[in-house]
Molecule: transfer RNA
Organism: Paludibacteraceae bacterium
C1' cells in the first nucleotide's frame, strides 16, 4: 500500500428487493416439599454511519468506520 471476506436483540446465527425472524440466555406462569430439569407464554435488534438508485432497501450502489486473512 494493495486484494477479499465480515458487521443482524446480551450471545451464535439465518434472512439476497414486499410487515426482521431462529437457537441459547433473561423475565413470568405451571409442575416440585424446594431446587434443577421440562412445558406454556412475556419482552428484547430504526439490520455499524453516511449517502444514492427505486412505489419499496439488513438485501442493490458509491463513500466512510471497525474487525479478520491474504500479497507485497
Nucleotide at each position: 500500500g494493495c486484494c477479499a471476506c465480515u458487521u443482524u436483540g446480551g450471545c451464535u446465527c439465518a434472512g439476497u428487493g414486499g410487515u426482521a425472524g431462529a437457537g441459547c440466555a433473561a423475565c413470568g406462569c405451571a409442575u416440585u416439599c424446594g431446587u434443577a430439569a421440562u412445558g406454556c407464554g412475556u419482552a428484547g435488534g430504526u439490520c455499524c454511519c453516511c449517502a444514492g438508485u427505486u412505489c419499496g432497501a439488513a438485501u442493490c450502489u458509491g463513500g466512510g468506520a471497525a474487525g479478520u486473512g491474504g500479497c507485497u